Record summary: Transfer RNA from Homarus americanus, 72 nucleotides, folded computationally. The prediction has a mean pLDDT of 83. The RNAcentral record of the sequence draws on Ensembl Metazoa and Rfam. NCBI's taxonomy places the organism under Eukaryota, Eumetazoa, Malacostraca, Pleocyemata, Homarus.

RNA sequence: GGGGGUGUAGCUCAGUGGUAGAGCAUUCGACUGUAGAUCGAGAGGUCCCUGGCUCAAACCGGGGCGCCCCUU
Numbered sequence: 001g002g003g004g005g006u007g008u009a010g011c012u013c014a015g016u017g018g019u020a021g022a023g024c025a026u027u028c029g030a031c032u033g034u035a036g037a038u039c040g041a042g043a044g045g046u047c048c049c050u051g052g053c054u055c056a057a058a059c060c061g062g063g064g065c066g067c068c069c070c071u072u
Stems, first nucleotide, its partner, number of pairs: 001071007010024004018055001026042005048064003052060001
C1' cells in the first nucleotide's frame, strides 16, 4: 500500500428500519452485631464523527477517525 472485521451505559455484550436493553459494577432501601450473600428500587447512553436514502436510521449505503486480523 491492498483486503476483511469492529465501534451501543463504567466493563462485557444484545438489539438487522418503528419509544435503546441485559449481565456485572455503582447508589439507596430491606435483611445482618458489622460485612458478605440474597431480595426490592434507582441512577447511568448526542448508539465514534460527518453528511445521504427513507414518513421513520443504533440498524441501509458514502466519506472520515480509532482498534483488531490477513496480505505485500